[in-house]
Context: one part of a larger RNA
């Protein structure tokens, strides 16, 4: 000096990010037990009392049951004896202490989140993430839709729309506003567009032949090369539907008999301009917003406000009992967390060997 322990005056969280760690609570039986609730819980809530031996006494009672009774007679009920169990409550007593050791919840309030029970980063994260079940679109009519595979051929399914694939949300309660203009899916078929391919006007090139003294022109058939109107599907344009499809839900001036605001008015753009609810929020920059609460003092918390930089409805809104090794924040009980350290065991280190 490190590591594991133990015991500590007064204090009792003053420690620190954070009561992290330790303490403390702890079995069983009796009494008791709030608000809120989905009536099921909450709940072991909380919050109190007793627990050894000894007498009465292995009593009182339970159980199980033999003779025997009753009896609707093989049933069932009583039920000595005997077998197993066994208080309560009085009285007494030992000790500091009786669940005498070991082993064995701390607890309340508080708001967020996420219903719950579950899963998960084997080896720094267990959670609010994931799944849940319930919602809700969508796609599939069966040789299914979707998946694996080059195919065969499998899976879905020895199922069949109450069934299966797939997205989004996530128990439950109340509830899910307005935009179809842009993308995206679905329908539509009149018109424009518009592949191969169909056609083939027109042309090029070769050359029997004919002309020509000759160089060289012209040029059928036929093969060959290019090819123009004109016909030609889905798509696309286009015309309509759809938002629990991808998303998207404005500005600016003015006005009431104090002031102050603006129910009202005007204007501009736009597909429509944010509805119910919630809000300084796991969301808020200014910001330690203000106010109230709590404290002796409270960037934190709890309740309100609303000026929402940049909440808001199935990328769900907002409430919600139970329930969490989740996050906050306070309080009781307890404590070497600290004020502030002492003291004492065992291992190491250290010395000598």
């Nucleotide at each position: 000096c490190u590591c594991u322990c133990g015991u500590u005056a007064a204090g009792g969280a003053a420690c620190u990010c954070u009561g992290c760690a330790a303490a403390a609570u702890g079995a069983c039986c009796c009494u008791g037990u709030a608000a809120c609730u989905u009536c099921g819980g909450g709940a072991a809530a909380a919050a109190g009392g007793g627990u050894g031996c000894c007498a009465c006494a292995g009593u009182a009672g339970g159980u199980u049951g033999u003779a025997c009774g009753u009896g609707u007679a093989c049933a069932a009920c009583g039920g000595a004896a005997g077998g197993c169990c066994g208080a309560u409550g009085u009285g007494g007593u030992u000790g500091c202490a009786a669940a005498a050791a070991c082993u064995a919840g701390g607890c309340g309030a508080u708001a967020g989140u996420g219903a719950c029970u579950g899963u998960u980063u084997a080896u720094c994260a267990a959670a609010a993430a994931c799944a849940c079940a319930g919602g809700u679109c969508u796609c599939u009519g069966c040789a299914a839709a979707g998946c694996c595979g080059c195919a065969a051929g499998g899976c879905g399914a020895u199922g069949u729309a109450u069934a299966g694939g797939g997205g989004c949300u996530g128990a439950u309660g109340c509830c899910u506003g307005c935009c179809c203009a842009g993308u995206g899916c679905u329908g539509g078929a009149a018109g424009g567009u518009u592949a191969a391919g169909a056609g083939g006007a027109u042309u090029g090139g070769u050359u029997a032949g004919u002309c020509g003294c000759a160089a060289g022109a012209c040029g059928a058939a036929g093969c060959u090369g290019a090819g123009a109107a004109u016909c030609g599907a889905a798509g696309c344009c286009c015309c309509a539907g759809u938002g629990a499809a991808c998303g998207g839900c404005g500005g600016c001036c003015g006005u009431a008999a104090c002031u102050a605001u603006a129910a009202c008015g005007g204007u501009c753009c736009u597909a429509a301009g944010g509805u119910a609810g919630c809000g300084a929020a796991a969301u808020u920059c200014c910001u330690u917003g203000u106010c109230g609460g709590g404290u002796a003092a409270g960037u934190u918390c709890c309740g309100a406000c609303c000026c929402g930089c940049a909440c808001g409805a199935a990328u769900g809104g907002c409430a919600u009992a139970a329930c969490a090794a989740c996050u906050u924040u306070c309080g009781c009980a307890c404590u070497g967390u600290c004020u502030c350290a002492a003291c004492g065991a065992g291992g190491g280190g250290c010395u000598c060997g």
Description: Large-subunit ribosomal RNA, domain IV from a microbial mat metagenome, 353 nucleotides, folded computationally. Its Rfam family is "Bacterial large subunit ribosomal RNA". For this family Rfam cites "Crystal structure of the ribosome at 5.5 A resolution" (Yusupov et al., Science, 2001).